[in-house]
RNA sequence: UUGGCAUCAAGAGUGCGCGAGGGUCCUGGCCCGAAGACCGCACGGCAACCUGUCCCGAUGCUGUCGGUCGGGGUAAGGUGCCACUGCCAGCGAGGCCAC
Numbered sequence: 001u002u003g004g005c006a007u008c009a010a011g012a013g014u015g016c017g018c019g020a021g022g023g024u025c026c027u028g029g030c031c032c033g034a035a036g037a038c039c040g041c042a043c044g045g046c047a048a049c050c051u052g053u054c055c056c057g058a059u060g061c062u063g064u065c066g067g068u069c070g071g072g073g074u075a076a077g078g079u080g081c082c083a084c085u086g087c088c089a090g091c092g093a094g095g096c097c098a099c
Stems, first nucleotide, its partner, number of pairs: 013043005021032003026090004044082003049078003052074008
């Protein structure tokens, strides 16, 4: 670094709008939904994948600076997310690997 097996499945909300379906192909379940789901908007939040930033360690013969790599913070920015284990099972599609 790659593959297999086992185990685990955390976190996060309010308001407004819409008006009948929704839970990421399909099927079978199970659940959510007129006590308004899903979706949209506003603000808020969770998380720590990427960037930023701070600290530590390693790195050419020595020292320093820088670069690179690894680890730990932070949460400014970019994604993602804020019912149920990624809802469960089967199956389909794509990619990669082996033969």
Predicted 3D model of a 99-nucleotide RNA (SAM riboswitch aptamer (S box leader)) from a Phycisphaerae bacterium. Of the family's consensus pairs, 95% are formed in the model. RNAcentral holds the sequence, with entries from Ribocentre. Lineage of the source: Bacteria > Pseudomonadati > Planctomycetota > Phycisphaerae. Its mean pLDDT, the model's own confidence on a scale to 100, is 77.